[in-house]
Notes:
SAM riboswitch aptamer (S box leader) from a soil metagenome, 101 nucleotides, folded computationally. The RNAcentral record of the sequence draws on MGnify. The model forms 97% of the base pairs in the Rfam consensus.
């Protein structure tokens, strides 16, 4: 700096936690959590190849052998500020924090 309401899981080992941290909520989990391994998949950030525009830079589309990443729930939801509805909650916008490149 860019993106974060899309997408994509089986098996083996393991044996009680997990959803980043704190608080609150909600949820997943002995019908087997975390972690590790194997295989598979998603995606298209980087690289590569390719097509078009342009012909210098650059922009856009496609492919999916390579480097990362990812494969419950919007980044699971909220926390701070603002607006609206409205009546004690709901919706929207932004921020903070975080994740990935």
């Nucleotide at each position: 700096c860019a993106u974060c309401c899309a997408g994509a899981g089986a098996g083996g080992c393991g044996g009680a936690g997990g959803g980043a941290a704190c608080c609150g909520g909600c949820c997943c989990u002995g019908u087997g959590a975390a972690g590790c391994c194997u295989c598979g998949g998603c995606a298209a950030c980087c690289a590569u190849c390719u097509c078009g525009c342009c012909c210098u830079c650059g922009c856009g589309g496609g492919a999916g052998c390579g480097g990362u990443g990812c494969c419950a729930a919007c980044u699971c939801c909220g926390g701070c500020g603002g607006a609206g509805c409205a009546c004690c909650g709901c919706u929207c916008c932004g921020g903070a924090a975080g994740a990935u490149g």